[in-house]
RNA sequence: CAAGUCGGCCGGGUGAUCGCUCCCGCGGGCCCUCAGGGGCGGCGCGGGGGAGGAAAGUCCGGGCUCCGCAGGACAGGAUGCCAGGUAACGCCUGGGGGGCGUGAGCCCACGGAAAGUGCCACAGAAAAUAUACCGCCGCGCCCAGCGGGUGCGGUAAGGGUGAAAAGGUGCGGUAAGAGCGCACCGCGCCGGCCAACGCCGGUGGCAGGGUAAACCCCAUCCGGAGCAAGACCAAAUAGGGAAACGUACCGCCGCAAGGCGCGUCAGUGCGGUCCGCACGAGUUUCCGGGUAGGUCGCUAGAGGUCCGUGGUGACACGGAUCGCAGAUGAAUGAUCACCAUGCUGCUUCGCAGCAAUACAGAACCCGGCUUACAGGCCGGCUUGCCUC
RNA sequence: UGGGCCGUCGCCAAGUGGUAAGGCACGGGGUUUUGAUCCCCGCAUUCGGAGGUUCGAAUCCUCCCGGCCCAGCCA
Numbered sequence: 001c002a003a004g005u006c007g008g009c010c011g012g013g014u015g016a017u018c019g020c021u022c023c024c025g026c027g028g029g030c031c032c033u034c035a036g037g038g039g040c041g042g043c044g045c046g047g048g049g050g051a052g053g054a055a056a057g058u059c060c061g062g063g064c065u066c067c068g069c070a071g072g073a074c075a076g077g078a079u080g081c082c083a084g085g086u087a088a089c090g091c092c093u094g095g096g097g098g099g100c101g102u103g104a105g106c107c108c109a110c111g112g113a114a115a116g117u118g119c120c121a122c123a124g125a126a127a128a129u130a131u132a133c134c135g136c137c138g139c140g141c142c143c144a145g146c147g148g149g150u151g152c153g154g155u156a157a158g159g160g161u162g163a164a165a166a167g168g169u170g171c172g173g174u175a176a177g178a179g180c181g182c183a184c185c186g187c188g189c190c191g192g193c194c195a196a197c198g199c200c201g202g203u204g205g206c207a208g209g210g211u212a213a214a215c216c217c218c219a220u221c222c223g224g225a226g227c228a229a230g231a232c233c234a235a236a237u238a239g240g241g242a243a244a245c246g247u248a249c250c251g252c253c254g255c256a257a258g259g260c261g262c263g264u265c266a267g268u269g270c271g272g273u274c275c276g277c278a279c280g281a282g283u284u285u286c287c288g289g290g291u292a293g294g295u296c297g298c299u300a301g302a303g304g305u306c307c308g309u310g311g312u313g314a315c316a317c318g319g320a321u322c323g324c325a326g327a328u329g330a331a332u333g334a335u336c337a338c339c340a341u342g343c344u345g346c347u348u349c350g351c352a353g354c355a356a357u358a359c360a361g362a363a364c365c366c367g368g369c370u371u372a373c374a375g376g377c378c379g380g381c382u383u384g385c386c387u388c
Numbered sequence: 389u390g391g392g393c394c395g396u397c398g399c400c401a402a403g404u405g406g407u408a409a410g411g412c413a414c415g416g417g418g419u420u421u422u423g424a425u426c427c428c429c430g431c432a433u434u435c436g437g438a439g440g441u442u443c444g445a446a447u448c449c450u451c452c453c454g455g456c457c458c459a460g461c462c463a
Base pairs, nucleotide, nucleotide: 001384002383003382004381005380006379007378008377009376010375012339013338014337015336016335017334018333020050021049022048023047024046025045026044027043029040030039031038032037052359056370057369059368060367061366062365063364064226065225066224067223071275072274073273074272076222077221078220079219080218081095082094083093084092085091096110097108098107099106100105111217112216116215117214118211119210120209133159134158135155136154137153138152139151140150141149142148143147167185168184169183170182171181172180186206187204188203189202190201191200192199193198230296231295232294233293240287241286242285243284244283245282248264249263250261251260252259253258267279268278269277270276289462290461291460303322304321305320306319307318308317309316310315340357341356342354343353344352345351346350389459390458391457392456393455394454395453398412399411400410406443414430415429416428417427418426436452437451438450439449440448
């Protein structure tokens, strides 16, 4: 210098004018009053705050609220090497294993197929209790013969099919072959160490194809719904109609209506079911009608910045400091000037013109993941070339 | 804002691991004097897109894209 890789950050700036929303103060207005004051807002003035790194997708996790106390079992769902971080997670950090890359580095749904079931099209002899198409070998028979044909048997080394064919290499062995025997590698089992991984020793010729993003097994976790949660005020009425399941049983009291019971229960409710709990007459669904206004929830929170300490790190602890959107047909903007960046042209230290400045926009809040993103800045590392 | 569902030819659609059925429409041919009817043939390079699992994906998984539906109170 070039190419690459990883991490972090910004994502237009300044000024003027005109607006929007929230909060505070003052003034003015209205209402109430026990006359001290209190309350309210489509008003005015002044001051202050006013989108994001993803606010997005709503894919995970948590806070918060209600349901039923948030319990047990089953079903269902999620996760899946190990250790740690965290409020929690499917996230993050570190380590292990596998794959890719010369490398920095990147990627991995990375438990179990010797628990069971299912599936594996076509091709192929055979797709999983193995089998025998070509071939190789032995014996018998036939052909006059090298050799060929045929029958029986042995074999799985070679060929062929397929995505996949029952350990691999070598030596021995054999009629030909074969874990048939042996050495090394692989695999299983046992023991010791070990977080995973793996290491060491012993032992067995050796179970055995793939698929679990097929059912399933093992381990761990998960109650359901969601701020249109939920609470309060106000307004309005046809506070109507239909259907389904119920209003049970026993005992006692009472003439009866009815009442009582730590009673029973196959009833009802508890937002999958049962246990369990509660209850004793309603509950659910559909049709029709009315009304869709206001207040709270609402923004101080696992909060931001800086420093120190501990830790490889994620992160934790301590101290100082800051106040930082709360709208509801939904504010956060528009115009102009200059500057910055890009392209083009020209009399090229400059000027002019053009175009653009992305992706996108809060809606209860927070931690992640994923996806989109014009342009730019900083740092670490790797490889190649050149120079000293 | 929250929750749920769907996407296969121009239209309607079957297929839920193994060559993407069928109907309408469209194109060509035949029959007919001509037209309709009828008969024959053709019509899916990617099943919304991308990536993954698998020998093999419309189908299974993940992430995007597009479309549709529902909701409060009286209750």
Two RNAs folded together computationally: RNase P RNA and transfer RNA, 463 nucleotides in total. It holds a member of the Rfam family "Bacterial RNase P class A". It is annotated as a ribozyme. About the family: Ribonuclease P (RNase P) is a ubiquitous endoribonuclease, found in archaea, bacteria and eukarya as well as chloroplasts and mitochondria.